[in-house]
Context: one part of a larger RNA
RNA sequence: CUGGAGACCCCCAAGGGGAAGCGAAGACCCUAUAGAGCUUUACUGCAGGCUGUCGCUGGGACAUGGUCGCUAAUGUGCAGCAUAGGUAGGAGCCGUUACACAGGUACCCGCGCUAGCGGGCCACCGAGGCGUCAGUGAAAUACUACCCGUUAGUGACUGUGACCCUCACUCCGGGAGGAGGACACCGAUAGCCGGGCAGUUUGACUGGGGCGGUACGCGCUCGAAAAGAUAUCGAGCGCGCCCUAUGGCCAUCUCAUCCGGGUCAGAAAUCCGGAGAAGAGUGCAAGAGCAUAAGAUGGCCUGACAGUGUCCUGCCUAACGAGGGACGCUGACGCGAAAGCGUGGUCUAGCGAACCUAUGAGCCCGCCCGAUGCGGGCCAUAGAUGACAGAAAAGCUACCUUAGGGAUAACAGAGUCGUCACCGGCAAGAGCACAUAUCGACCCGGUGGCUUGCUACCUCGAUGUCGGUUCCCUCCAUCCUGCCCGGGCAGCAUCGGGCAAGGGUGAGGUUGUUCGCCUAUUAAAGGAGGUCGUGAGCUGGGUUUAGACCGUCGUGAGACAGGUCGGCUGCUAUCUAUUGGGGG
Numbered sequence: 001c002u003g004g005a006g007a008c009c010c011c012c013a014a015g016g017g018g019a020a021g022c023g024a025a026g027a028c029c030c031u032a033u034a035g036a037g038c039u040u041u042a043c044u045g046c047a048g049g050c051u052g053u054c055g056c057u058g059g060g061a062c063a064u065g066g067u068c069g070c071u072a073a074u075g076u077g078c079a080g081c082a083u084a085g086g087u088a089g090g091a092g093c094c095g096u097u098a099c100a101c102a103g104g105u106a107c108c109c110g111c112g113c114u115a116g117c118g119g120g121c122c123a124c125c126g127a128g129g130c131g132u133c134a135g136u137g138a139a140a141u142a143c144u145a146c147c148c149g150u151u152a153g154u155g156a157c158u159g160u161g162a163c164c165c166u167c168a169c170u171c172c173g174g175g176a177g178g179a180g181g182a183c184a185c186c187g188a189u190a191g192c193c194g195g196g197c198a199g200u201u202u203g204a205c206u207g208g209g210g211c212g213g214u215a216c217g218c219g220c221u222c223g224a225a226a227a228g229a230u231a232u233c234g235a236g237c238g239c240g241c242c243c244u245a246u247g248g249c250c251a252u253c254u255c256a257u258c259c260g261g262g263u264c265a266g267a268a269a270u271c272c273g274g275a276g277a278a279g280a281g282u283g284c285a286a287g288a289g290c291a292u293a294a295g296a297u298g299g300c301c302u303g304a305c306a307g308u309g310u311c312c313u314g315c316c317u318a319a320c321g322a323g324g325g326a327c328g329c330u331g332a333c334g335c336g337a338a339a340g341c342g343u344g345g346u347c348u349a350g351c352g353a354a355c356c357u358a359u360g361a362g363c364c365c366g367c368c369c370g371a372u373g374c375g376g377g378c379c380a381u382a383g384a385u386g387a388c389a390g391a392a393a394a395g396c397u398a399c400c401u402u403a404g405g406g407a408u409a410a411c412a413g414a415g416u417c418g419u420c421a422c423c424g425g426c427a428a429g430a431g432c433a434c435a436u437a438u439c440g441a442c443c444c445g446g447u448g449g450c451u452u453g454c455u456a457c458c459u460c461g462a463u464g465u466c467g468g469u470u471c472c473c474u475c476c477a478u479c480c481u482g483c484c485c486g487g488g489c490a491g492c493a494u495c496g497g498g499c500a501a502g503g504g505u506g507a508g509g510u511u512g513u514u515c516g517c518c519u520a521u522u523a524a525a526g527g528a529g530g531u532c533g534u535g536a537g538c539u540g541g542g543u544u545u546a547g548a549c550c551g552u553c554g555u556g557a558g559a560c561a562g563g564u565c566g567g568c569u570g571c572u573a574u575c576u577a578u579u580g581g582g583g584g
Base pairs, nucleotide, nucleotide: 008584009583010582011581012580013579014578017576018575019574021571022570029405030404031403032402034401035400036397037396038395039394042200043199044198045197046196048193049192050191051190052189053188054187055186058165059164060163062161063160064159065158066157067156068155069154070153071152072151073150074149075148085147086146087145088144089143092130093129094128101126103125104124105123107120108119109118110117111116169180170179171178172177203216204214205213212233217239218238219237220236221235222234240388241283242345243344247301248300249299250298251297252296253295255279257275258274259273260272261271281290282289284350286348287347288346305331306330307329308328309327310326311325312324313323333342334341335340356383357382358381359380360379362378363377364376365375366374367373412459413457414455415454416453418452420448421447422446423445424444425443429439430438466541467539468538469537471533472530473529474528475527476526479504480503481502482499483498484497485496486495507519508518509517510516547565548564549563550562551560552559553558
């Protein structure tokens, strides 16, 4: 000097690795005593419908009921003259020549239990007939009064059934008139039906939520760390009663079990003797307690009573209800000779506010006084809220919305590593003999962070989710290729091991697939990681919105890691990184 490369500064262009890039207070999930749409045999209502009654709404006759009144009749257990309705009074009542008549006979009518009773008829007879006495639970239709049951007739009011009418009212018609007609319409009221419509509710805990469960009210033991208290969907179990005796008292007794003995009688029945602090029993869980018994048997009882307190517990240490317990006082009792004991069960579980309702030989008050009746209050008892200090209450939402949450799930990360993958120790055994050529049980110890779980630590004012594709880097626990060792290595082939990650590891069929299966090749068709590398690179087949079909489930709205068809992939590159080019 020429050519090339590089560092630094600046510029141009590119494709998009990173800025958990920009976009949108996450739509998934959960929470909220947030909302909305929809459903229904959720709750409570409202329209609307049906039916009854009343009003609008009047007339007539028929049939058949009810209530009340009037008239007339009627009322038979047995015994007894005989067809005795009840009660009270009661010793007399009715009739005797007439327009007649008590009573009897005959006839007619009604009732009837076939005994007879009532009425009519004057045809005949006729001056007495009936009662008070003996029998009956009860004495006269002798007479009077009131009442009951039944029957017939009649009147008033009223109900029902079917019917007729015309005048309201309705319809047709321009009108005359016609059709219907007290029905319908309309109004009021009562019962029933009533997601057609409306307002709401649809709990909590929870190793996300749901499903499951109740750890949501109580009792016992352990956990619990020797005072007391003490959590988890910790471990083991219970309670929501039962009992008029299984309660109270008094007296007497001692259990379980074992041994010895004894007719049937045996392992085991009942009897006798002995040992026997409890190994029994005590209504029920567990733990305490109990033989002086709280246990067993018998006798007498109702203290499992009424009223009123204090303390403790419930609820350690702040407050607090119902409930529970202990100990008193007053009254009335039980048992015991008495001392005493008894306010249920030996103790710790067996429970429930207010409102409302019912009950009470209960108490108080109002309606001017009294009675009756009505109403109110106090106290006590009973009735339930078990989500148990107690709203009156079902679901769906993929059509969804809002407020929030990484206080809480799904992906990914992180931690862990049971599971998984790989390795090792020991070597029982297989290998014709022979553990270790090769294979290797039981048991034990690791490494990894590729599986699947667990946790819920980062992210819900968003880190785009499976598979494929493209392109790059890395690891080695090596599939091929290289070097070496051993063999149950003659050779070919192969088996096992050591070093080794330089390079390679391909193509088809099916499936959305990863994976797997299959086909023909090949030296071989290795495994894994990089936010299960890679959607500001692509794709969009799958999953995972809105439409729709099927099966199944659901009364339904709808639902289904069941199937099926369809269904949007935003961003102009600031910084950084990289590639290519240029200038200094």
Predicted 3D model of a 584-nucleotide part of an RNA (large-subunit ribosomal RNA, domain V) from Halomarina halobia. Rfam family: Archaeal large subunit ribosomal RNA. Rfam 15.1 lists 2,955 matches to the family in 1,139 species. The coordinates come from a structure-prediction model, not an experiment, and the mean pLDDT is 82. The organism belongs to Halomarina, within Archaea.